[in-house]
This record gives sequence, structure tokens and C1' cells, in this order.
RNA sequence: ACGGCCAGAUAACCGCUCCCGGCCGCAAGGCGCGGGGGAGGAACUUCCGGACUCCACAGGGCAAUGCGCCGCUUGAAAAGGCGGGCCGGCAAGUGAAAACUUCUGCCGGACGGAAAGUGCCGCAGAAAAUAUACCGCCCGCAAGGGUAAGGGUGAAAAGGUGUGGUAAGAGCGCACCGCACGUUUGGUAACAAACGUGGCAGGGCAAACCCCGCAUGGAGCAAGGCCAAGCCGGUUCAUACGUUGCCCGCGUUCGCAACCAAGUAGGCCGCUUAGAGUAAUGGUUAUCCAACCCGCAAGGGCUGACAGAAUCUGGGGUAUCGGCCGU
Repeated sequence: ACGGCCAGAUAACCGCUCCCGGCCGCAAGGCGCGGGGGAGGAACUUCCGGACUCCACAGGGCAAUGCGCCGCUUGAAAAGGCGGGCCGGCAAGUGAAAACUUCUGCCGGACGGAAAGUGCCGCAGAAAAUAUACCGCCCGCAAGGGUAAGGGUGAAAAGGUGUGGUAAGAGCGCACCGCACGUUUGGUAACAAACGUGGCAGGGCAAACCCCGCAUGGAGCAAGGCCAAGCCGGUUCAUACGUUGCCCGCGUUCGCAACCAAGUAGGCCGCUUAGAGUAAUGGUUAUCCAACCCGCAAGGGCUGACAGAAUCUGGGGUAUCGGCCGU
């Protein structure tokens, strides 16, 4: 450094909560009777995924959100593991420099696309992208023009170095390096190398919109289900009244009536070998353990990390005194 494990121990006494039994009681219930269970590696966070539940759902499209190098692999998924490629930084090396490092080391990378479009790039600076010109250089008497090599600004300035060239300059020509495109070869692939062609595209940002590809219904245990006072409602029955005297029918009325529907309070389930009422899981003493302090010593004092269940579960992240084991 990495990986795994523990998370003070034991005993006594006094408590809390749940369950089973016992006793008391007609019951509701009660009990200072017995036995048993009672926080974590993260129970924290709520950042992803799943189970479960309810809602939605012909088919197609748009939108929205998430993800994004390659191969193998674990996994239900999310998420990991191993290996590789490319890029960046630092160190080291080569080189005059630019640049390069197949055979170097360490660290990091949300790592598809910036030659589709739009947008942004503070300050400084002439200019932050249709290039431009402050100083400088050159031509010119001047006006004006040429130039982008040098200076200066910046995180970033339109390839680099050298040489030729020129009024001065410039890929303007050439060599090498870099870049783009093409071919071939190697590799499962990401990609790389070689060769050829082109003087050379116009900076950066996509964790800005966006484009491309792939994926994705919504809400969550306060989900949801069952039972169900009271009140309200419906049907039937019965009472009384009205409707022409009677019957039927219809309307209204009333009811210690019967039934029904919805469903509030409330209860139960969901729910767990902790498991609810957001509520329990503790305290005291003694001995031991560990860290610290005091003491020459015997010993004494003080402290015991982070935190704490609420449907269950797989990961990610974060907090954490101290100790043990392995490599």
C1' cells in the first nucleotide's frame, strides 16, 4: 500500500419492547410469574438498480431523460473485475529545435462527433476566427502600400526546425518532423505501422445547445388490499295522508324493520427469528481490554470512533477511535 475481519469483553442488579406459556378475571383486561428474540458495517446519504403494489398501455411519430474507446468476464439489472488501445500531465531519454519514445516509469481521462448548424471564449491583446496589424521589417520625398519572420498579450494567435528565396517576408520552393486523405499490411476490435498523394484543411469548448447511436411508461409501503361504527343514500316492507266512494297504480310521509351500495373514523393485512404508535433495543456497579494523562513505583484519573432500523433487497458515495489476519 492493497485485501479480509472485529467494532470493547464478562458477570450481577434495575429497567424498556415484542412473542410464547402460566396465573387472576364472566369479560374487557391485569400480573413485581417462567422462557425466548431485540441495530449496522455503514442501519447514514437517497445517487443508480431490482422485487412487490397500484395506475396507464392498438400501432406509428415527436418531445424529454440517461448512457457513449475496444475485447473478455461476474451479475437479474444497476454496477463491477481483468486485459488492451488512444489522449493528457510529470519524470527520464533522443534531438539544434519542432517533435518523438515500438522496447521507459508513475498519475489521470463521461474517451462518439468541432471539415452539419447555432452559440460562447472574462482580463490582457492589433486581432479570439469571413482573420488581423500596436511596435517592428521593407518600398516610398510623402500619401500610401507590402509583410507576418521578430517583439508584445493570453489558457489558447492560422503548423515546427533548417535551408533556399526575397525589397522585406511568407509552404513561396525544398529537406526532415507534424497534419489530412488513400492504399496495403498487422490486429477479433479499439487502433497501429509502412508506402503513396496533397503545401496544408484553419483555434478551443459538446460536463453549451445540437448531431449520431443505444436505452427508457408513471407513481411509490403515506404503494396497495381487507373489515367497517356514525352520518348520508338506494330498494323492499309496513304506517298514515293525498289522488273520485272502493281496488290497483302513482305521489308524499314516517319507521327500535329487513336488505344493499359507496365509504369516513377506527381496526387488520402488507410486515419479516428486531419490527413499531415516527416512541423499545437502556442504565448502574465490579473485573478485564485499549488509548491518553498523573506518579520513581504500587497505583490513580479520564475516555470508549462514526453512527443508529421502519417493506425487502443488489450496488455507488460519504463518516469512522482503535485493533487483528493475509499478501
Background: This is a predicted structure of a 327-nucleotide RNA (Bacterial RNase P class A) from a bovine gut metagenome. The prediction has a mean pLDDT of 78. RNAcentral holds the sequence, with entries from MGnify. Its Rfam family is "Bacterial RNase P class A". About the family: Ribonuclease P (RNase P) is a ubiquitous endoribonuclease, found in archaea, bacteria and eukarya as well as chloroplasts and mitochondria.